[in-house]
Context: one part of a larger RNA
RNA sequence: CUGGGCGUAAAGGGAGCGUAGGCGGGUCAGUAAGUUAGGAGUUUAAUGCACAGGCUCAACCUGUGACUUGCUCUUAAUACUGCUAAUCUUGAGUAUGGAAGAGGGAGAUGGAAUUCCAGGUGUAGCGGUGGAAUGCGUAGAUAUCUGGAAGAACACCAUUAGCGAAGGCGGUCUCCUGGUCCAAUACUGACGCUGAGGCUCGAAAGCUAGGGGAGCAAACAGGAUUAGAUACCCUGGUAGUCCUAGCCGUAAACUAUGGAUACUAGAUGUUGGGGGAGUCAAUCUUUCCAGCGUCGUCGCUAACGCUUUAAGUAUCCCGCCUGGGAAGUACGCCCGCAAGGGUGAAACUC
Numbered sequence: 001c002u003g004g005g006c007g008u009a010a011a012g013g014g015a016g017c018g019u020a021g022g023c024g025g026g027u028c029a030g031u032a033a034g035u036u037a038g039g040a041g042u043u044u045a046a047u048g049c050a051c052a053g054g055c056u057c058a059a060c061c062u063g064u065g066a067c068u069u070g071c072u073c074u075u076a077a078u079a080c081u082g083c084u085a086a087u088c089u090u091g092a093g094u095a096u097g098g099a100a101g102a103g104g105g106a107g108a109u110g111g112a113a114u115u116c117c118a119g120g121u122g123u124a125g126c127g128g129u130g131g132a133a134u135g136c137g138u139a140g141a142u143a144u145c146u147g148g149a150a151g152a153a154c155a156c157c158a159u160u161a162g163c164g165a166a167g168g169c170g171g172u173c174u175c176c177u178g179g180u181c182c183a184a185u186a187c188u189g190a191c192g193c194u195g196a197g198g199c200u201c202g203a204a205a206g207c208u209a210g211g212g213g214a215g216c217a218a219a220c221a222g223g224a225u226u227a228g229a230u231a232c233c234c235u236g237g238u239a240g241u242c243c244u245a246g247c248c249g250u251a252a253a254c255u256a257u258g259g260a261u262a263c264u265a266g267a268u269g270u271u272g273g274g275g276g277a278g279u280c281a282a283u284c285u286u287u288c289c290a291g292c293g294u295c296g297u298c299g300c301u302a303a304c305g306c307u308u309u310a311a312g313u314a315u316c317c318c319g320c321c322u323g324g325g326a327a328g329u330a331c332g333c334c335c336g337c338a339a340g341g342g343u344g345a346a347a348c349u350c
Stems, first nucleotide, its partner, number of pairs: 003322004007304002012318001014201004021194003025088003029084003033081002035077008049065006091191001092188004096183004103177007110154001114150008125136002162169002206247006215241002220236004258317006266295011299306002323350003332343004
């Protein structure tokens, strides 16, 4: 390389948009580039194969032939692919009317809790633990009442639910804004799928500058425990956690399962929408789409399991794997303020 693979054995890119490229619906006409068939030319040294000949045989040597491969030219065919022209509506999209939603951004605002501050009542403890101690408290704590301040997070609703491409999103209200679903028509007429590079988004932690800082809490300090205890437990506590602007670009970024399309038994629950029937009010039943779950036949699988939300049956495109360790290391390059990230070996060893 071929082949075989990628839920758990090595292997799906964290996610999207999209360039080149690859692939691409129905009908008709033309063309003949690919394709197919015939012919001609050329290439095909030696070796190898078949036959014949020459060294006394053989090895060896010589000749002829066949097989085989590519290219060029030419004649023809037109099913498929391509190209050109025309056309269609099922794929895709637009318009109209409805619908649900923690989708995103900005602003405003609410109550509970916590801590702190001031004042009142009140007196000797509080706190903490397995038990204690450090700690706080007669300079009046804890408890309780009143008033005030601050920051962060939004109990119940709440979910097996919803939305989003993923990361993720949860008090309430307003404004701006993206996507999705359903119904019935009308319109465009393949405008599609995927997507190397590229661009954008991307939890937490971390970084830069300026704010903010209630609670929590790496580091750190003290008290315990212990043989020791650089821990688990306790008392404190700084970065950080929050906001604004800019970086970083990684996660068990997981459904450990790339995207798209078509097909292939059912059962049951639930979310959104629609149709039909009925005692049309609630509601119930039936049915059609679009999601989210559970179970399950065929099939698949090494098994576990998956099973119309496939890991089934097929097609297209991308990414990735090829024994373990060395190693996601070294070197080089690119990115970054740094931390580091991306790309990514070998010697050696089993």
Notes: This is a predicted structure of a 350-nucleotide part of an RNA (small-subunit ribosomal RNA, central domain) from a metagenome. The RNAcentral record of the full RNA draws on SILVA.